[in-house]
């Protein structure tokens, strides 16, 4: 040096919560402040699963149902790339 690993340490990312802006049909997504569950990849892409909503499009006598091209995912794999150096 590098590769497993995951102690300490400096940072990172943030479950949910509440104030405000803002944005979309809605699910949800941006921001700005306040607490911070927890995460060594809780980084970032591709797949796959799971759940959210249902604009539009189908159904239906009415209420209303199905339905992803929309979203979460801290679920899983896989590929890239990363901060620390103890044991």
């Nucleotide at each position: 040096u590098a590769u497993c690993c995951g102690a300490a340490a400096a940072g990172g990312c943030a479950a949910c919560u509440c104030u405000c802006c803002u944005u979309g049909a809605a699910a949800g997504g941006g921001g700005a402040g306040a607490g911070g569950c927890g995460c060594a990849a809780a980084g970032u892409u591709c797949u796959g699963g799971a759940c959210c909503u249902g604009u539009c499009a189908c159904c239906a006598u009415c209420c209303g149902g199905u339905u992803a091209u929309g979203g979460u995912u801290g679920c899983a794999g896989a590929a890239c790339u990363g901060c620390c150096g103890a044991a």